[in-house]
Context: one part of a larger RNA
RNA sequence: CUGGGCGUAAAGGGCGCGUAGGCGGCCUUGUCAGUCAGAAGUGAAAGCCCCGGGCUCAACCUGGGAACUGCUUUUGAUACUGCAAGGCUUGAGUUUCGGAGAGGAUGGUGGAAUUCCCAGUGUAGAGGUGAAAUUCGUAGAUAUUGGGAAGAACACCGGUGGCGAAGGCGGCCAUCUGGACGAACACUGACGCUGAGGCGCGAAAGCGUGGGGAGCAAACAGGAUUAGAUACCCUGGUAGUCCACGCCGUAAACGAUGAAUGCUAGACGCUGGGAUGCAUGCAUUUCGGUGUCGCCGCUAACGCAUUAAGCAUUCCGCCUGGGGAGUACGGCCGCAAGGUUAAAACUC
Numbered sequence: 001c002u003g004g005g006c007g008u009a010a011a012g013g014g015c016g017c018g019u020a021g022g023c024g025g026c027c028u029u030g031u032c033a034g035u036c037a038g039a040a041g042u043g044a045a046a047g048c049c050c051c052g053g054g055c056u057c058a059a060c061c062u063g064g065g066a067a068c069u070g071c072u073u074u075u076g077a078u079a080c081u082g083c084a085a086g087g088c089u090u091g092a093g094u095u096u097c098g099g100a101g102a103g104g105a106u107g108g109u110g111g112a113a114u115u116c117c118c119a120g121u122g123u124a125g126a127g128g129u130g131a132a133a134u135u136c137g138u139a140g141a142u143a144u145u146g147g148g149a150a151g152a153a154c155a156c157c158g159g160u161g162g163c164g165a166a167g168g169c170g171g172c173c174a175u176c177u178g179g180a181c182g183a184a185c186a187c188u189g190a191c192g193c194u195g196a197g198g199c200g201c202g203a204a205a206g207c208g209u210g211g212g213g214a215g216c217a218a219a220c221a222g223g224a225u226u227a228g229a230u231a232c233c234c235u236g237g238u239a240g241u242c243c244a245c246g247c248c249g250u251a252a253a254c255g256a257u258g259a260a261u262g263c264u265a266g267a268c269g270c271u272g273g274g275a276u277g278c279a280u281g282c283a284u285u286u287c288g289g290u291g292u293c294g295c296c297g298c299u300a301a302c303g304c305a306u307u308a309a310g311c312a313u314u315c316c317g318c319c320u321g322g323g324g325a326g327u328a329c330g331g332c333c334g335c336a337a338g339g340u341u342a343a344a345a346c347u348c
C1' cells in the first nucleotide's frame, strides 16, 4: 500500500456556517462520454512462463508458442452513470394558524443573606478546633433592636424537567431577536446530503486598558499538626472572581459514541402539540423530544439495542506497538502565557 478499524484497547475534529470537491428522489425522450460486446491495427527484440532442441548434465545458448492485462480506429448494445430536454411530488423549502421553553441581547426592578458604617440595649467574653492557638474584645466586642451603604448570587418552585449547534443558560418585568415543534395541505419543484481549505462561535484559568470590589479566595503571613509539614485544619489576606471593550482558543470541550438518510419486536415513565370517543378528565391514537428496561442482531467482554455500538448507503475527520513526544526544529497565530502543525536519533 491492499486492508482492518475509531463507546472503554491506538483512533470522532470542542461546535456550527459554508467554498471547492464527492455523492444524490420518481417518470419520459434524446445522445452514446463512461460502461459492455465483436473486428482490425499496434503493443520492437531480449527477458519472464509453457513445449521442444544443442553443449556428456546444469548454468548457458537456441526454435516455436503463450503472454504483453495497454492504446488507437471501427461496428454494434443502451440497463446503469453522465450530458441535454420535458414532466412529477414523496426529499428540501415557503405560506397561514397555534401553543411550549433558564435560547440570545439590552435596560429596569425585588426580597432574603453577607460584610461594613451610625445609633440604642447590654457585659465579659467572642471566635475557632479533634484539642488549641494565632485573631477580635472593657478605647465596650459577641448577642440583640433600629437606620444606612455596597457588591455579588438568585433559596423554595426545581424535576434522569425545559431550551440551545456546542460552550452553555435559572429571581421578576419590559423591549429587540434566533431556532425548534404541532396543525392545515395552499405554493415552489430536487432547490438536497456531506464538507478539504476558509470564516464564525467557543467553560474555566490567564493577558491588556478602564471601572468595581460585599463574600469567597491562588500567592503570601501567622497559628497549629508533625520527625519534618514549603500540605491537609485554623486566623488573616492580594491578584482573581464582577462590569465594559479587546485578546487568548484550550478542557475528562464526554454520550470518552462525526453528520445525514432509510429499514429492523416491544413494555413502562417524563415532556411539547394534535385528533377521536365518552363527557369535564379518562381511554384510544398520531407527530416531536427526553429517559428506564428489553427481543432480533451486534460486541473481546462490559454492554448497545428505533435517541444502536443492529442492517445498509454517502461524505468528512482520525488510528497503525510502548517510550522518546504532543517534545525538538521550522512555519503560522499570540502582548505574553502559550496554541497549532509536527518529526528523528536512541531505546524496549
Base pairs, nucleotide, nucleotide: 003320004319005318006317007302008301012316014201015200016199017198021194022193023192025088026087027086028085029084030083031082033081034080035077036076037075038074039073040072041071042070049065050064051063052062053061054060091191092188093187094186095184096183097182098181103177104176105175106174107173108172109171110154114150115149116148117147118146119145120144121143125136126135162169163168206247207246208245209244210243211242215241216240220236221235222234223233258315259314260313261312262311263310266293267292268291269290270289271288272287273286274285275284276283277282278281297304298303321348322347323346330341331340332339333338
A computed fold for a 348-nucleotide part of an RNA from bacterium AEOC021, annotated as small-subunit ribosomal RNA, central domain. Its Rfam family is "Bacterial small subunit ribosomal RNA".